[in-house]
RNA sequence: CGAAGCGGCCAGGGGAGCCGCCGGUCGGGGCUUCGGCCCGGACGGGAGGAAAGUCCGAGCACCGCAGGGCAGGGUGCCAGGUAACGCCUGGUGGGGGUGACCCCGAGGAAAGUGCCACAGAGAGCAGACCACCGCGCUCCCGCGAGGGCGCGCGGCCAGGGUGAAAGGGUGAGGUAAGAGCUCACCGGGCCGCCGGUAACGGCGGUCGCAAGGUAAACCCCACCCGGUGCAAGGCGAAAUAGGGAAGCGAUCGAGGGCGGCCCGCCCGAGCUUCCGGGUACGCCGCUCGAGGGUCGCGGUGACGCGGCCCCUAGAGGAAUGGCUCUCGCCCGCGCGCCGGUGACGGUCGCGGGAACAGAACUCGGCUUAUGGGCCCUUCGGCCG
Numbered sequence: 001c002g003a004a005g006c007g008g009c010c011a012g013g014g015g016a017g018c019c020g021c022c023g024g025u026c027g028g029g030g031c032u033u034c035g036g037c038c039c040g041g042a043c044g045g046g047a048g049g050a051a052a053g054u055c056c057g058a059g060c061a062c063c064g065c066a067g068g069g070c071a072g073g074g075u076g077c078c079a080g081g082u083a084a085c086g087c088c089u090g091g092u093g094g095g096g097g098u099g100a101c102c103c104c105g106a107g108g109a110a111a112g113u114g115c116c117a118c119a120g121a122g123a124g125c126a127g128a129c130c131a132c133c134g135c136g137c138u139c140c141c142g143c144g145a146g147g148g149c150g151c152g153c154g155g156c157c158a159g160g161g162u163g164a165a166a167g168g169g170u171g172a173g174g175u176a177a178g179a180g181c182u183c184a185c186c187g188g189g190c191c192g193c194c195g196g197u198a199a200c201g202g203c204g205g206u207c208g209c210a211a212g213g214u215a216a217a218c219c220c221c222a223c224c225c226g227g228u229g230c231a232a233g234g235c236g237a238a239a240u241a242g243g244g245a246a247g248c249g250a251u252c253g254a255g256g257g258c259g260g261c262c263c264g265c266c267c268g269a270g271c272u273u274c275c276g277g278g279u280a281c282g283c284c285g286c287u288c289g290a291g292g293g294u295c296g297c298g299g300u301g302a303c304g305c306g307g308c309c310c311c312u313a314g315a316g317g318a319a320u321g322g323c324u325c326u327c328g329c330c331c332g333c334g335c336g337c338c339g340g341u342g343a344c345g346g347u348c349g350c351g352g353g354a355a356c357a358g359a360a361c362u363c364g365g366c367u368u369a370u371g372g373g374c375c376c377u378u379c380g381g382c383c384g
Base pairs, nucleotide, nucleotide: 001380002379003378004377005376007375008374009373010372013327014326015325016324017323018322019321021046022045024043025042026041028039029038030037031036048356052367053366055365056364057363058362059361060229061228062227063226072225073224074223075222076221077091078090079089080088081087092106093104094103095102096101107220108219112218113217114214115213116212129160130159132155133154134153135152136151137150139148140147141146168186169185170184171183172182173181187209188207189206190205191204192203193202194201195200233284234283235282236281243275244274245273246272247271248270255267256266257265258264291310292309293308294307295306296305297304298303329353330352331351332350333349334348336347337346338345339344
C1' cells in the first nucleotide's frame, strides 16, 4: 500500500444569519353565556441504528380458567445467561478457508408405517446383465496334448455397468474363480477404566462387522404453550330516540301556536321532573423504565451486584423543516508543488459525491435496507 475478517463507535457533519412546525413552563392583551375562545411574547426540549418488516419473547389491559387428560401448535447437541425467548455467551461434534475467522433444521431409522422417480439384474431382511470359474452336451479346428462358437446346470459378489444411494476401506494370503474366508492397519458396534457438571474425548479389551437412505414424511421421546391487542381498557358527559319511577292532566282541559304580557281566537292528549344505560365530544392510559451514563467488584463470556450522576419527543392525520454564506469529509483528474535514500505520504486547483430511512403504548431480540469514515486482527505485495 492492497485485499479480507471480527466486534465496537460515528453517521447530509460543524458554525453564522433569516423564516417556520410540535409539545412543556411562565408572563401580556382582547372577548365572554365564566365553561372557555382569539391574538401576541420569553425561556427550554424535539427521531433511528435500523424508528422498518411485524417474525419471535415479554410487560400492561380486558375476557376466559378447580385439577388432570386428549386434540392442536412450537422448540430440539451440552452447560450457562435472562423477566422471557425460536435470542445471547461459552463449549462439544461435523464442514469450509493459506489465515484472521466463518457455517450447521446437530434428539430418535435395532417401536411401527410410508417413500426411494429415471436408469438398473437387483432399492430391502437384496440382486447374476456383462465378465470370471467348474461340470455336462452338440458342432468346428488340431496327428496329439488341447483350444474355440453355442446351449444347459451350478458357483461367485472381487471387477465392469446403472444410480443420489448397491451388504465398510487399503493391502496381502487364500481359492476352480471368489468372498472378513483369513491376517495387518484404518473405520465401526459392544464392554470397562480415566478426564470432563455435561455434550463428548482418550486409552484398553472384545466382536469379522450384524437392521442402506429419508423424520424441513407420518410418527416416537423430552420440554414449553389459554384468547385478543392501546381502535387494549378506564373516567366524565350533550342533543335526538328508546327504558324506569313520581307528579299533573283529558270539555273542572295539562301543554302548544298567534314576536313579549293580559284578554281573546285556534290546535289539542299528553306534559313536567328525576333516575339509569349508550353515543358524539373531551380527558386518562402516555412515557421514570426489566431506563441510560460512568466507576468499582465477581465471571473466560453472555451477564450480575454495588456507589455516584442524568431525565432524554409524547403528537393523534400526525411536528422535528426550508433558504443563503462559510468550514470540514470522500472519490477522480492534473506527469502541478513540497517532504522522504525509497516504497509512498502531504498539499493546491478543477470536477463530482454524501446512503437507507422516519417515532404513534413500552421494552428484549432476530431479520432486512444502507454512501462513507475511525479503531483492532489476518494474508499478500513493495521499500529500507